[in-house]
Molecule: small-subunit ribosomal RNA
Organism: soil metagenome
């Protein structure tokens, strides 16, 4: 510090994700030791049991114990102090609760310290105790006795308080303090005689109460809140100020600088993260606050976790009458939960309470226990040890790797075990829970000790097997559908290591909320426009002030923590000491640049006056002509209208057409322009009235008066709404006609709202320059428009300059690019608005507005790994341009109909083996399926095998007549024979082993070969140049060509693979040679070979002086002479594992091999390629001509003979320019047939023969005779061919025993027609354009409907929580009242009085009750849309002119996408 992920690729935008650090953690696997820390984050839910606060006999009486006594000890009660500390928790609290800085002249303070003054004299009780007595208990009741440092008068008064008078620092005032005077107020004693204690007072220290400035959460879908509310006067209350409380008076007070309300939350020191700014957090430790079952009171210096009273909920005891209780103290229990410890030891230390002290108490604390929960440290051993054991894994079988790893050898002993010893915490004699601990010494022995996660990319680490979109993985991208480095296992490797992973959470990366440090033309984002209050910002000079700002002091910012240094535990963690950092803090002083404040001043910003100008700027009222429609009339007759074509419609009741007249509404031709005006929306005949803004010119005036603008207010196209008019044309809806599969549309005929006017609403838009307003600065060129000046002119124009507006090109610069570029999207300033991934959604809920439609504001759940912008290369388009091709057209012959042949599909079958599948499968693999072939089926058999190589052992001629059985293969038997070779060795058989075999699978693992686009003219590279880049240029352009062929031009210059040429055949010629052809003598024909010939070379024209094109001459042949071979980069996961080869998988008494028979030849059908026909340009009969290529010895087969023929007999010739098949056929001549299912056609069938072959039943060919079917020229549609071509005619060959060949490959014979032309169909090339396509249009993609899952809105209701007010009842308690009761101390001789207590009454109030309401949850029949889901249904809306350009606001309509109207936008 970055990386992965949108695309075919690119750049940008943008989200998601990862690598880091952290934790009071939990979970999985694993686990040796020690040190230091930490440990209920959930139920502030409930708690059994024990302990956590007592102490003082030197305050007091009594009792008990020891003692002879003196004396000592114990302690229930009275009394004192403490129990308000310490310990826990985080509920509540958004607050002066906390932090920080201050104030308190408005206050309190027990114990402690200092100072100074006192402690005199009396009195009456109550516990304990005793007696009686109630109760289950808890706990009481009555009577009686008694002490005090308990209680109560009196005295004294330094002093304090209160009143009065005087003075008075500081002060605006109030008033602190001081002096005099009157009133009021104290005390407790005890002792060991040292002391301890008590009262009142002043001060201190420490502690506390109150007040204030500033600081620190979310929601504005909480915008208004408030009645003790705000202030005053008086009173009450408090330690104290205060509306704290009350009475009265006034009507204030708070709030966009966020009141009020809602949600959440203890705050801080700090902690985590981060470069920092910041973000997150508040566990342990420290400070503060709050709380103690819930709520309210009491006591006290101060108030209540382990006090009390009352109420409530809960739990427990009970004799049912009543009682008891409060772990958010330490342990512990059950519960909740993913999850958090011992009912331990000790007061030895530190600290605390009481005590004079000894001492007692102390779950504070010190220790120990449990837990890898965290941090830190140590160990599980060290050295040597093989060209490298065993074993595992991989392997190309050679080897590689685990691996010096192990074994083995030699040392060592941290840890461990055992034994011995043994600090320190204890300052100073005693006292140690921890603890016989830490440490030390010795002995023993490598001994007791390694895991976990990962290994596709990010990201460090790879192989094998298993699995086969299964099982599974996954943080993101994504892996898995038979070769998976991604799943599982193994081996290996990488990382970390007593841990390692996972999950959760926080910060980081994320400049992805941007203060540091982002953006808004098209990616998300400029408000529709203006006016303008608050706010923010603001020109020049000068003076003063000193708020901001800067500097320098002071105070404070606790400790711990952090940083640095030093030190202590062996180190470290941990701990100690010192220094330091840390605040938007408070305050003193100084500075005076900048900002600010105040005063004076200036004119450049802004505004005004004057003169002049342009304009569809706005409102109102008039007025004009053209046209449409309608009405009346005339002329006139059959159509008109409309469309792609039609029809509906109108018209013989007279339309349309045409002429005249009239009515009415709306809009204003030409001028008119990229022109003008306006803030925007928007504005267009002419005239008048009223009115806004703008510009230019010249001087003058005001003197910063300015810019922007939240909220507010105003304006705001079209559609729409309300009321009333109006209504010609147009025209949602609607009706009809067409189109169509349908047509709720596009087209046509009608047509209502509406469009128009007035008044009032609505307030939206692609309200767009998708670009807020204002100002400044930064090259220019060329237009248009309004003014002014100059020059010139008679005048106008032109021209030069300048200001305003409006366009276009362009420099610098900017930008992701496109593009912008003085009208900025450049460089800056000010202010406003807005954005933060896509979908959900501009939606729901709430609020505000509206008559309604609806508008404004505006979420969340859930879901995706993208959604996007610009540009690039392709592909595509029912886009464009140019150009080719038998592509169409023009022609000729066909196919599609028939019968038959063949192939295929389908079906059938035991099997009908397999493959090929649009073009580019279908007479294709098949250039030969009766057996064989053969791969299929049935059955019978064989197993080291039908076939190959090697090794070991054994035997041996490797041979084998013949017999039995069988369908054969095979099985069984077997006479005879007795290996070859000099040797090495060879051969055969048997057994064993390594292995053979497979037309079994995968052509989507492959090689090779092939098809196709396509014989199309293209496809690329090097260097250079352009671009951030993909990429472009070159290869585009102007011509030309069959051609990226050539020429010219050119940031390109060259080059490669293709094209062409070089090769072969044919056509002319020359020369050479010539067998077997021909000929017989040459020549020539013919055959073979070599060479010549054609190159736009020549001429004319044309073209650019080019390339080339047109014509011509010559020539056998012209402009590529005709044909062949030759197939660029690539495409189709095209075809082939069955031609061959080959990886992997599968099979091994079978998926191999052999054999027999069957099948591949099936047949209701469908398609493809053909043959033969339908006839007279013909059929049949007879006669007569003329080829070429090829083939032949297991072959071709002559003559002759036999047979009607197929064929047979026969045997000559020929290894072939020699012999043979071999007579070519169409054709020509003659004859016949006469339009007929025929003398056409030959299918089918019967029968008799022939041939091949082991064998023609399934299932061959041929011949004779007989039979004679369909068919009379073929629907939609479709094929081939441009010249020696099509068509017609025959001939040959391969394969092959034969042949189902009508196929295929060749050969010659006869021999046409047509091409105007490129609009259209198909295919292709180049350029260009659009694109939402890139699996590339057989693409992409929208909406309804149906099904499933999920979250969510509405909803009759049902049910919680919370909050406020009203009314009723109202405990304890304080206060007040009081007529009843009681009434030791004081007064009084007494009666009595008084304080006081009880009772009663009242105010307040906790709580409870009643009914209503606000806010906020849960649930809810039904319902609304939404998201997601592999292949569902309907259509085709969008993307290419997407087939009606799209989008848009609004309105109507429609199964749905959507359609239509009106206005707008160009994206």
């Nucleotide at each position: 510090a970055g990386a992965g992920u949108u695309u075919g690729a690119u750049c940008c935008u943008g989200g998601c994700u990862c690598a880091g650090g952290a934790u009071g953690a939990a979970c999985g696997c694993u686990g040796g030791c020690g040190g230091c820390g930490u440990g209920c984050c959930u139920a502030a839910g409930a708690c059994a049991u024990g302990c956590a606060a007592g102490u003082c006999g030197a305050a007091c009486g009594g009792u008990c114990c020891c003692g002879c006594a003196a004396g000592g000890g114990a302690u229930a009660g009275u009394g004192g102090c403490g129990a308000c500390c310490g310990g826990g928790u985080g509920c509540g609290u958004a607050a002066c609760a906390c932090g920080u800085a201050g104030c308190u002249g408005a206050c309190c303070u027990g114990c402690c310290c200092u100072g100074a003054c006192g402690c005199g004299g009396g009195g009456g009780a109550c516990a304990a105790c005793u007696g009686c007595u109630g109760g289950a208990a808890a706990c009481g009741g009555c009577a009686g006795c008694u002490a005090a440092u308990a209680c109560c008068g009196c005295a004294u008064g330094a002093c304090a308080c209160c009143g009065g008078c005087a003075u008075g620092a500081c002060u605006a005032a109030a008033g602190a303090g001081u002096g005099c005077u009157g009133g009021u107020g104290a005390a407790a004693c005890u002792u060991a005689c040292g002391g301890g204690g008590c009262g009142a007072c002043a001060g201190g220290a420490g502690g506390g109460g109150g007040c204030u400035g500033c600081g620190g959460c979310c929601c504005a879908u909480c915008a208004g809140g408030u009645a003790g509310u705000u202030g005053g006067u008086g009173a009450g209350g408090u330690a104290a100020c205060g509306g704290c409380u009350c009475a009265c008076c006034a009507a204030g007070c708070c709030g966009a600088c966020g009141a009020c309300g809602g949600g959440u939350a203890g705050g801080g020191g700090g902690c985590c993260u981060g470069a920092g700014a910041g973000g997150g957090u508040g566990g342990u430790c420290c400070c503060c606050c709050a709380c103690a079952c819930u709520g309210g009171a009491c006591u006290g210096a101060c108030a209540a976790c382990g006090g009390c009273c009352c109420a409530g909920a809960c739990u427990c005891c009970u004799a049912c009458g009543g009682g008891a209780g409060g772990c958010a103290g330490c342990a512990g229990u059950a519960a909740g939960g993913g999850a958090u410890a011992u009912u331990g030891c000790g007061c030895a230390a530190u600290g605390g309470g009481c005590g004079a002290a000894a001492g007692c108490c102390u779950g504070a604390c010190g220790c120990a226990g449990c837990a890898a929960c965290g941090c830190c440290g140590c160990g599980u051993g060290g050295a040597g040890g093989a060209a490298g054991a065993c074993g595992g894994c991989c392997u190309u079988c050679g080897g590689g790797u685990c691996g010096u790893a192990a074994a083995c050898u030699c040392g060592u002993u941290u840890u461990g075990a055992c034994g011995c010893u043994g600090a320190g915490g204890a300052a100073g004699a005693a006292u140690g829970a921890c603890c016989g601990u830490a440490g030390g010494c010795g002995u023993c022995g490598a001994a007791u000790a390694a895991g976990u996660c990962a290994c596709g990319g990010c990201u460090a680490a790879c192989u094998a097997c298993g699995u086969g979109c299964c099982a599974g993985c996954a943080g993101c991208c994504g892996c898995g559908g038979u070769a998976a480095a991604a799943c599982g296992u193994a081996g290996g490797u990488g990382g970390c290591g007593a841990g390692c992973g996972u999950u959760a959470u926080c910060c980081g990366g994320a400049u992805u909320u941007a203060c540091u440090g982002g953006g808004c033309g098209u990616a998300a984002a400029g408000g529709g426009u203006g006016u303008g209050c608050a706010g923010g910002c603001g020109g020049g000079g000068u003076a003063u002030c000193a708020a901001g700002u800067g500097g320098u002091g002071u105070a404070u910012g606790a400790a711990a923590g952090g940083g640095c240094g030093c030190g202590g535990c062996u180190c470290a963690a941990c701990c100690g000491c010192g220094c330091u950092a840390g605040g938007u803090u408070a305050u003193g002083c100084c500075a005076g640049a900048c900002u600010g404040a105040u005063g004076c001043u200036c004119u450049g910003g802004a505004g005004g006056a004057c003169c002049a100008a342009a304009c569809a700027g706005g409102g109102c009222u008039g007025u004009g002509g053209a046209a449409u429609u309608c009405c009346g009339g005339g002329u006139g007759u059959a159509g008109u209208g409309g469309u792609g074509a039609a029809a509906u419609g109108c018209g013989u009741a007279g339309a349309g057409a045409u002429c005249c007249g009239g009515a009415g509404g709306a809009a204003c031709c030409c001028c008119a322009g990229a022109g003008g005006c306006g803030a925007a929306g928007g504005c267009g005949g002419c005239a008048g009235c009223c009115u806004g803004g703008u510009u230019g010119g010249c001087u003058c005036c005001u003197g910063a008066c300015g810019c922007u603008c939240g909220g507010a207010c105003a304006c705001g196209a079209c559609a729409g709404c309300a009321u009333g008019g109006g209504g010609a044309g147009c025209g949602a809806a609607c009706g009809g006609g067409a189109u169509u599969a349908g047509a709720a549309a596009c087209c046509c005929c009608g047509g209502u709202a509406g469009u128009c006017c007035a008044u009032g609403c609505c307030g939206u838009a692609a309200a767009c320059g998708a670009u807020g307003c204002a100002g400044a600065c930064u090259a220019g060129g060329c237009g248009c428009u309004g003014g002014c000046g100059g020059u010139c002119u008679c005048a106008a124009c032109c021209c030069c300059g300048u200001c305003g507006g409006u366009g276009u090109c362009g420099c610098a610069g900017a930008u992701a690019a496109c593009u912008c570029g003085u009208u900025a999207a450049g460089u800056c300033u000010g202010c406003c608005g807005c954005c933060u991934g896509g979908g959900g959604a501009g939606u729901a809920c709430g609020g505000c507005c509206g008559c309604a439609a609806g508008g404004c504001u505006a979420a969340a759940a859930c879901u995706c790994a993208a959604a996007g912008g610009a540009a690039u290369u392709g592909a595509c388009g029912g886009g464009g341009g140019c150009c080719c091709g038998c592509a169409c057209a023009a022609g000729c012959a066909g196919c599609g109909g028939a019968g038959c042949g063949u192939g295929u599909g389908g079906u059938u079958u035991a099997a009908u083996u397999c493959g090929a599948g649009g073009c580019u499968a279908c007479a294709c693999g098949a250039a030969g399926a009766a057996c064989c072939u053969u791969a299929c089926c049935u059955g019978g058999a064989c197993u080291g095998g039908a076939c190959a190589a090697g090794c070991g052992c054994g035997c041996g001629a490797a041979c084998g007549a013949g017999g039995c059985u069988g369908a054969a293969a095979g099985g069984c038997c077997g006479a005879g024979g007795g290996c070859c070779g000099c040797a090495a060795g060879g051969c055969g058989c048997g057994c064993g082993c390594u292995c053979a075999g497979g037309u079994g699978c995968u052509g989507c693992a492959u090689g090779g070969c092939u098809g196709u686009c396509g014989u199309c003219a293209g496809c690329u590279c090097g260097u250079g140049c352009c671009g951030u880049g993909a990429g472009g240029u070159g290869u585009u352009a102007g011509g030309u060509u069959a051609a990226g062929u050539c020429c010219u031009g050119u940031a390109a210059c060259g080059a490669g693979c293709g094209c062409a040429a070089c090769c072969c055949c044919c056509g002319g010629g020359u020369c050479c040679a010539g067998u077997u052809a021909c000929a017989c003598g040459c020549a020539g024909u013919c055959u073979g070979g070599a060479c010549c010939g054609a190159c736009u070379g020549c001429c004319c024209g044309u073209g650019a002086c080019a390339a080339g094109c047109g014509g011509g001459a010559g020539g056998a042949a012209g402009g590529u002479g005709g044909g062949g071979a030759u197939g660029a980069c690539g495409u189709c996961a095209a075809g082939u594992c069955a031609g061959c080869a080959u990886g992997g998988c599968c099979u091994u008494g079978a998926u191999g091999u052999c054999c027999a028979g069957g099948g591949c030849u099936a047949c209701a059908c469908a398609c493809a390629c053909g043959c033969u026909a339908c006839a007279a340009u013909g059929g049949c009969c007879g006669g007569c001509a003329c080829a070429a290529u090829g083939g032949g010895u297991c072959g071709c087969c002559a003559a002759g003979c036999c047979g009607c023929a197929a064929g047979g007999c026969g045997g000559a010739g020929c290894c072939a320019a020699u012999c043979c098949a071999g007579c070519a056929a169409a054709g020509c001549c003659g004859g016949u047939c006469a339009c007929a299912g025929u003398u056409c056609g030959g299918a089918u069938u019967g029968u008799g023969g022939g041939c091949u072959g082991c064998a023609a039943c399934c299932c061959g060919c041929c011949c004779g005779c007989a039979u004679g079917a369909a068919g009379u020229c073929g629907g939609a549609g479709u094929u081939g061919c441009u010249a020696g071509u099509a068509a017609c005619c025959g001939c040959c060959g391969g394969u092959c025993a034969g042949c189902c060949a009508u196929a295929c490959g060749g050969c010659g014979g006869u021999g046409a027609a047509u091409a105007c032309g490129u609009u259209c169909c198909c295919g292709g090339g180049c350029c260009u354009u659009g694109u939402a396509c890139a699996c590339a249009c057989c693409g992409c993609c929208c909406g309804u409907c149906a099904c499933g899952u999920c979250a969510u809105g509405g909803a009759a209701g049902c049910u919680g929580g919370u909050c406020u007010g009203g009314c009723c009842u109202g405990a304890c308690g304080c206060c007040a009242g009081u007529g009843g009761g009681c009434g030791a101390a004081c007064c009084g001789c007494g009666a009595g009085g008084g304080a006081g207590c009880c009772g009663c009454u009242g105010u307040c109030c906790a709580a409870g009750g009643c009914a209503c309401g606000g806010c906020u949850g849960g649930u809810g029949a039904c319902u609304g849309g939404g998201a997601c889901g592999a292949a569902g249904u309907c259509g085709u809306a969008a993307c290419a002119a997407g087939g009606u350009a799209g989008c848009u606001g609004u309105a109507g309509c429609g199964g749905a996408a959507g359609c239509u109207g009106c206005g707008g936008c160009u994206g």